Context: one part of a larger RNA
RNA sequence: CACCGCCCGUCAUACCACGAGAGUUCGUAACGCCCGAAGUGGGUGGCCCAACCGGUUCGCCGGAGGGAGCCCCCGAAGGCGGGACGAAUGAUUGGGGUAAAGUCGUAACAAGGUAUCCCUACGGGAACGUGGGGAUGGAUCACCUCCUU
Numbered sequence: 001c002a003c004c005g006c007c008c009g010u011c012a013u014a015c016c017a018c019g020a021g022a023g024u025u026c027g028u029a030a031c032g033c034c035c036g037a038a039g040u041g042g043g044u045g046g047c048c049c050a051a052c053c054g055g056u057u058c059g060c061c062g063g064a065g066g067g068a069g070c071c072c073c074c075g076a077a078g079g080c081g082g083g084a085c086g087a088a089u090g091a092u093u094g095g096g097g098u099a100a101a102g103u104c105g106u107a108a109c110a111a112g113g114u115a116u117c118c119c120u121a122c123g124g125g126a127a128c129g130u131g132g133g134g135a136u137g138g139a140u141c142a143c144c145u146c147c148u149u
């Protein structure tokens, strides 16, 4: 750049992040159940054992204690299951943001050409329109009241 102004919404194009989404994939830490290594602890008829105790015909016998084996509890890894949380991804979908010169109209700003705005209901390509209730943060004209000079 001052009405040849300003400015609103739909639609179109491009890009950006986000929400929803049948789901899919991955991760995390728990939970329930199954299985259960090593190992500690506990139990144990029969089996095995030189030291200790008792007996002895001196060959051993019995007891205590110990050992292997077996059983039980705990128990890592592993398996199964349904959930929780997080991440990525997902046809499609929803609005949002950004972008000199796109489309349709012209809602608002002057009484913006139907004053505007708020709440609400209904309607409409879109800004919006109409009805009901409310505000003046309405212009203009006239009158009234009050204040100042």
Base pairs, nucleotide, nucleotide: 003112005109008105009104011102013099014098015097016096018094019093020092023089024088025087026086027085028084031081032080033079034078039074041072042071043070044069047067048066049065052063053062054061055060115136116135117134118133119132120131121130122129123128
About this RNA
This is a predicted structure of a 149-nucleotide part of an RNA (small-subunit ribosomal RNA, 3' minor domain) from a Mollicutes bacterium. It was read from a public genome assembly. Rfam family: Bacterial small subunit ribosomal RNA.